[in-house]
This is a predicted structure of a 560-nucleotide part of an RNA (large-subunit ribosomal RNA, domain I) from Binatia bacterium (SeqCode).
Context: one part of a larger RNA
């Protein structure tokens, strides 16, 4: 030097923990901000590095509620000094203060800095100085045109709507195609959005606004008929809800033109909204509360403040935001450091979830069933005032032939969209060029024409059923246990790296209790050991639970 074996060392694997993470429901919230926001930068404690709070009123100040003896956050103990039954601290409700920067907003600016103008005020002989208020720009509205007032700008996980819009990749290559209107990028908005009250299906029978599930279905298509893409009818369910405008006519006002009657524009108010066609106008018919000549009251119906029009307040009842109250075992006995184990004899239960306690407790401590509870804030849901509508309306008959959404519908062309690539392509949406009709009208019904049906565009609103999770509470897991679980159980988006955008760790466990080794020895008053001593255990000594292995020693055997 190798091997074996004892025994160490150094390592920190494995067991075992769990305070942090992952999901998933279910309920509540779904915003914050010029009343300065989200995030910061500075500071505040006698003594303060950090971290949590909090802001010159500064680990905090006031006031209403709970709570009842302590208390002056955490790493962290101290030393000083206080506070507290006139109720401290601790929880919950509201208020105050709230530097500097940031949308940042009197005006600059390299963010937390610098420099001002008015107005009132402190100081000063007086300026300089200091406190408070205000000063930004943009649309709208009003305006005595000097200004006034209201609102908006930033931020935030997804979800949504509109604009814009790839590519890798599939096609086993590639170019139409596909990835896919996805990713990204912009604008905007809610608590959800969008979408909605048939110019819709349908198929000679019908239906009845949207939205979102399950079928219909990988079906008819539909495609370099390739990869691939991919409906609808119709059925079954979730939720259910309709309205307003425009004209036509009627009134008032205002202006133009006119000498006047009158024409026409405007504007507000009544009217009126619909497809067995509605709707004005004119004549009538029938119905229908009470007073009043009338404006208008009462009274009765109806409806509503989160659509349909518009808007506010009381009250009750359940809840949220603290909290209280809550049953029942033992100085028996064994083991053992410790009893919840184990014998033994008990007891509650509408409580044998769950944690915790020197092991493994229903009756030990927190709780946990049930039950109580609010001075304030908040939402909800009923009711009530209240607010609106109807009080010349409703139904019909005859005529009349006014009205009934225009650069719209439709068309050439040129493109998007529809499952649908120009295809026999209707629909539906654009650019551009042209360009209609008002009920004897005008859309649709997959080219196009008849015949039928069917609906009524060129205005607008509309809960609910759908779709999210940054957030809060509550529950739960054949989720994970520290190389896992969040990058992050620990001073983590920390430390550290980058000029920057951005990239980003490692690192958890002593013991039941610091009882955290007083005192002695060696040694350098070092580091580390050796005694004593705590402790069940120090081979649990803060490098600390266990303590593999690679590596390194020591001894001893055996072999070269």
């Nucleotide at each position: 030097g190798g091997c074996a074996u004892g025994c160490g060392g150094a390592g920190g694997a494995u067991g075992c923990c769990u305070u942090g993470g992952c999901g998933c429901a279910g309920a509540c919230a779904c915003g914050c901000g010029a009343c300065g926001a989200a995030g910061g930068g500075c500071g505040c404690a006698g003594c303060u590095a950090g971290c949590u709070g909090c802001g010159a009123a500064a680990a905090g100040c006031c006031c209403c509620g709970a709570c009842g003896a302590g208390c002056c956050g955490c790493u962290a103990a101290g030393c000083a000094g206080g506070c507290u039954g006139u109720g401290a601290c601790u929880c919950g409700a509201g208020g105050g203060u709230g530097c500097c920067c940031g949308a940042a907003u009197g005006g600059g600016g390299a963010a937390a800095c610098c420099c001002g103008g008015c107005u009132g005020g402190g100081g000063u002989a007086a300026u300089g100085c200091c406190c408070a208020g205000u000063c930004a720009u943009c649309u709208c509205u009003c305006u005595u045109c000097g200004g006034a007032g209201a609102g908006a700008g930033g931020c935030g996980a997804a979800c949504g709507g509109c604009g814009g819009g790839a590519a890798g990749u599939g096609a086993a290559a590639c170019a139409u195609c596909u990835c896919a209107g996805u990713a990204c990028c912009g604008c905007c908005a809610g608590g959800a959005a969008c979408a909605g009250a048939a110019a819709u299906c349908a198929a000679c029978c019908g239906a009845g606004a949207u939205u979102c599930c399950c079928c219909c279905a990988g079906u008819a298509g539909u495609g370099g008929c390739g990869a691939g893409c991919g409906a609808a009818c119709g059925g079954g369910g979730a939720a259910a809800a309709g309205c307003c405008u425009a004209a036509a006519c009627c009134u008032g006002c205002u202006c133009u033109u006119g000498c006047a009657a009158a024409a026409g524009a405007g504007u507000a108010g009544g009217g009126g909204u619909u497809g067995c066609g509605g709707g004005g106008c004119a004549a009538c018919u029938u119905c229908a509360g009470g007073c009043g000549u009338a404006a208008g009251c009462c009274a009765c119906a109806g409806a509503g403040u989160g659509a349909u029009c518009a808007a506010a307040g009381a009250g009750a009842u359940a809840g949220a935001u603290a909290a209280c109250u809550g049953a029942a075992g033992g100085c028996u006995u064994c083991u053992g450091g410790a009893a919840a184990g184990g014998a033994c004899c008990a007891c509650c239960a509408c409580a044998g979830a769950g944690g915790g306690u020197g092991a493994a407790a229903g009756u030990c401590c927190c709780g946990u069933a049930g039950g109580u509870g609010a001075a304030a804030u908040c939402g909800a849901u009923c009711u009530c005032u209240c607010u609106c509508u109807g009080c010349u309306g409703a139904a019909g008959u005859u005529g009349u032939u006014c009205c009934c959404a225009a650069g719209u519908a439709c068309u050439g062309c040129a493109g998007g969209g529809c499952a649908c690539g120009a295809g026999a392509a209707a629909c539906c949406c654009u650019g551009u060029g042209g360009g209609a009709a008002u009920c004897u009208g005008g859309g649709a019904g997959g080219a196009c024409c008849a015949u039928c049906u069917u609906c009524c565009a060129a205005g607008g609103c509309u809960a609910a059923a759908u779709a999210g999770u940054c957030g809060u509470c509550u529950g739960c897991g054949a989720c994970c246990g520290a190389u896992a679980g969040u990058g992050a159980a620990c001073u983590a988006g920390u430390a550290c790296c980058g000029u920057g955008a951005g990239g980003g760790a490692a690192a958890g466990g002593u013991g039941a209790a610091a009882a955290g080794c007083a005192c002695c020895c060696c040694a350098a008053u070092g580091a580390g050991g050796g005694g004593a001593g705590u402790g069940a255990a120090a081979g649990a000594g803060u490098c600390c639970c266990u303590g593999a292995a690679a590596c390194c020693g020591c001894a001893u055997g055996c072999u070269u």